[in-house]
RNA sequence: GGGGAUGUAGUUCAAAGGUAGAACUGCCGGCUCCAGACCGGCUGAUGGGAGUUCGAUUCUCUCCGUCCCCA
Numbered sequence: 001g002g003g004g005a006u007g008u009a010g011u012u013c014a015a016a017g018g019u020a021g022a023a024c025u026g027c028c029g030g031c032u033c034c035a036g037a038c039c040g041g042c043u044g045a046u047g048g049g050a051g052u053u054c055g056a057u058u059c060u061c062u063c064c065g066u067c068c069c070c071a
Stems, first nucleotide, its partner, number of pairs: 001070007010024004018054001026042005047063005
């Protein structure tokens, strides 16, 4: 330099055009003499910008980050 993949919660993953969910973590409560385990609840996210659409996490373009291949 050329080509490809990928980006969603603190972490690991769903949702594939129509209200963004789960598990773990964290916080609160229950249980316990205390803690752990277990049980109930709560908080928390679509990498930035633009386009298409009535409607975008999803489709398109571009930028940024990460990874892979070729040179």
A computed fold for a 71-nucleotide RNA from an archaeon, annotated as transfer RNA. The sequence is in RNAcentral, with records from ENA. It matches the Rfam family "tRNA". The family's RNA type in Rfam is transfer RNA.